Predicted 3D model of a 327-nucleotide RNA (Bacterial RNase P class A) from uncultured Eubacterium sp.
Rfam family: Bacterial RNase P class A. The family's RNA type in Rfam is ribozyme.
The model forms 96% of the base pairs in the Rfam consensus.
The organism belongs to Eubacterium, within Bacteria.
Model confidence (mean pLDDT): 75 of 100.
[in-house]
RNA sequence: CAGAUGAUCGCAGCUGCAGGAUCCGAAAGGAUGCAGAUGAGGAAAGUCCGGGCUUCACAGGGCAGGAUGCCGGAUAACGUCCGGUGGAGGUGACUCCAAGGAUAGUGCAACAGAAAUAUACCGCAGUGAUGAGCUGUAAGGUUGGAAGGGCAGUGUAAGAGACUACCGCCCGAAUGGUAACAUUCGGGGCAUAUGUAAACCCCAUCCGAAGCAAGACCGAAACGAAAUGUACGUGGCCCGCCAGUUUCAGGUAGGUCGCUUGAGAUAACCGGUAACAGUUAUCCUAGAUAGAUGAUCAUUCAACGACAUAACCCGGCUUAUCGUCUU
Numbered sequence: 001c002a003g004a005u006g007a008u009c010g011c012a013g014c015u016g017c018a019g020g021a022u023c024c025g026a027a028a029g030g031a032u033g034c035a036g037a038u039g040a041g042g043a044a045a046g047u048c049c050g051g052g053c054u055u056c057a058c059a060g061g062g063c064a065g066g067a068u069g070c071c072g073g074a075u076a077a078c079g080u081c082c083g084g085u086g087g088a089g090g091u092g093a094c095u096c097c098a099a100g101g102a103u104a105g106u107g108c109a110a111c112a113g114a115a116a117u118a119u120a121c122c123g124c125a126g127u128g129a130u131g132a133g134c135u136g137u138a139a140g141g142u143u144g145g146a147a148g149g150g151c152a153g154u155g156u157a158a159g160a161g162a163c164u165a166c167c168g169c170c171c172g173a174a175u176g177g178u179a180a181c182a183u184u185c186g187g188g189g190c191a192u193a194u195g196u197a198a199a200c201c202c203c204a205u206c207c208g209a210a211g212c213a214a215g216a217c218c219g220a221a222a223c224g225a226a227a228u229g230u231a232c233g234u235g236g237c238c239c240g241c242c243a244g245u246u247u248c249a250g251g252u253a254g255g256u257c258g259c260u261u262g263a264g265a266u267a268a269c270c271g272g273u274a275a276c277a278g279u280u281a282u283c284c285u286a287g288a289u290a291g292a293u294g295a296u297c298a299u300u301c302a303a304c305g306a307c308a309u310a311a312c313c314c315g316g317c318u319u320a321u322c323g324u325c326u327u
Stems, first nucleotide, its partner, number of pairs: 001323001003300007011039002014036004022031003041307001045318002048316005053211004060239004065207005070084005085099001086097004100202002105200002107196003121141002123137005149167002152164003168190001169188008215257004224248005233241001264283006271276001
């Protein structure tokens, strides 16, 4: 991208012309002739986010609750998109991230193992008889994802950040960058002992609710009864404000609007790394209401077919999918 071109017949609303008669209806209202242009997707699916629009409130405030979570930008907005930083994967082009805080506190960590919020089973050293036992130790070994910063030395009875260099962690400074962050330097010997916050929690930012079966108008019909008085009042609770409210029964299953011109589409120029914004020009592209958008023929072709068929509209995300093209 998901067909195109031409012809014939058929269907729907809209526009124009004609008619003002006929038909349906209690009414409001609807139908009927001719011609013209138009008429179901990239997802129309899911109903997962965000809005436009409509109604309630504009007398709110607080608590609880929910969502997002590195930095910067785009957008009407978003949990979306673009660019960057950090991390992970890959030989690579690239791809992915539920990416604030573990030094505020609480919780959890199976099995294995001697032991998992703190250790001593084997081992090493001293003493002793080369024994038992006692004292020191955590460098070596077993188990494990992880034995308590790592690695190499000095040192020691044997060892150990006990000490030293490098790395890790914490604190501070300088330079570069809008920033996340990166580089360099200095200090600290480190009970801050591992991981986990898509565990509770802390921190920062944001959040009225319901929904086109929203809502408005026209026509028709319409006998009431009971309870209650600081109630009801568009997420919950409390405070505040406000005056009628609730339940049962009966009638109306009618018609019209909302209903498609938009945060619209296409092309060129211009700004930007990009998402996207601006200017100019051109175009109008379904509005059904038991539900129209179809059938046949010819040519062409990757589209003969898959996934699948509009119901207030739009921006995304997710899922399903035949074939072709591009990177």